[in-house]
Context: one part of a larger RNA
Molecule: large-subunit ribosomal RNA, domain IV
Organism: metagenome
RNA sequence: CUCAGGAGAAGGAACUCGGCAAAUUGACACCGUAACUUCGGGAGAAGGUGUGCCUUGAUAAGGUGAAGCCCCUGCGGGUGGAGCUGUAAGAGGUUGCAAAGAAUCGGUGGCUGCGACUGUUUAAUAAAAACACAGCACUCUGCAAAAUCGAAAGAUGACGUAUAGGGUGUGACGCCUACCCGGUGCCGGAAGGUUAAGUGAUGGGGUGCAAGCUCUUGAUCGAAGCCCCGGUAAACGGCGGCCGUAACUAUAACGGUCCUAAGGUAGCGAAAUUCCUUGUCGGGUAAGUUCCGACCUGCACGAAUGGCGUAACGAUGGCCACACUGUCUCCUCCUGAGACUCA
Numbered sequence: 001c002u003c004a005g006g007a008g009a010a011g012g013a014a015c016u017c018g019g020c021a022a023a024u025u026g027a028c029a030c031c032g033u034a035a036c037u038u039c040g041g042g043a044g045a046a047g048g049u050g051u052g053c054c055u056u057g058a059u060a061a062g063g064u065g066a067a068g069c070c071c072c073u074g075c076g077g078g079u080g081g082a083g084c085u086g087u088a089a090g091a092g093g094u095u096g097c098a099a100a101g102a103a104u105c106g107g108u109g110g111c112u113g114c115g116a117c118u119g120u121u122u123a124a125u126a127a128a129a130a131c132a133c134a135g136c137a138c139u140c141u142g143c144a145a146a147a148u149c150g151a152a153a154g155a156u157g158a159c160g161u162a163u164a165g166g167g168u169g170u171g172a173c174g175c176c177u178a179c180c181c182g183g184u185g186c187c188g189g190a191a192g193g194u195u196a197a198g199u200g201a202u203g204g205g206g207u208g209c210a211a212g213c214u215c216u217u218g219a220u221c222g223a224a225g226c227c228c229c230g231g232u233a234a235a236c237g238g239c240g241g242c243c244g245u246a247a248c249u250a251u252a253a254c255g256g257u258c259c260u261a262a263g264g265u266a267g268c269g270a271a272a273u274u275c276c277u278u279g280u281c282g283g284g285u286a287a288g289u290u291c292c293g294a295c296c297u298g299c300a301c302g303a304a305u306g307g308c309g310u311a312a313c314g315a316u317g318g319c320c321a322c323a324c325u326g327u328c329u330c331c332u333c334c335u336g337a338g339a340c341u342c343a
Stems, first nucleotide, its partner, number of pairs: 001338008010329002014327001019324001027051005036041001038172001052094005062085003068079004095099001107322007114314002119131002135170007147156003173309004179238002183236002185232005192227003198221001203216005240258005267301001268298001279295005
């Protein structure tokens, strides 16, 4: 010096990306316990007090239940309380620095993001806000079901039958889920347009005396699809610009105009989204690019690609406080194992 343990004056996070690590807390009994809440929780909230041994008291309570007695003739019932067992209180005393004397053995609280929750996951760098989830919605499917595997037979679905089965999206719960069907998709539509094979009216050519054979022309009829007409957004998706205007200024409830299928509603908003940006104001600090609360000028939130809330929960992210400490100021010592030197 390295590793593993232990102790530390004064200070107590000044360390650091960050209290990482360590320390604190810890058992049992009693007292006491806030906001919020889905009334279940939160909660072991928080915060306190007690704990050894001896004597006493009744060998309290409780447990077990003998003899005897009564009814009875059943290994019966009742009464009875002996003996044995046995704890929490109360009172008094007593020892030590220390009585849950060791070991076992929660640190706590506040604000907030995300995800409701318990679960699942990158075997060997990621456990999460990702996946799943109950719930919700759309859609397909009438049974020889749809869907799936398989050239097929056949099988799963299912020895099920729309309160069933498949697919897709969202993701407890609460309040809600606005506008657009022009594009794409899907669904519907006895008309019309286009249209393949097929059909083969008519005309023409070759040959033949002719009947005919043969080559060609291609009128008409002719499916789905597409065009066309409608519907449908918890289908894929989309949800504007410019100019002016109020008795200070500023702003614009109001007006004009262009474009569109329709121009973003409620709610939220410098956000896991804000470029400018460490926006501005307030709070917390002596000092705060983070945090919390507001504002709205949303570069580029927004409603099941769900929006906004939300008790409980989380080896989850951010911030703060108390307690605690060798994380640090600033290092020191002890124990053990190495390294190293010598043998």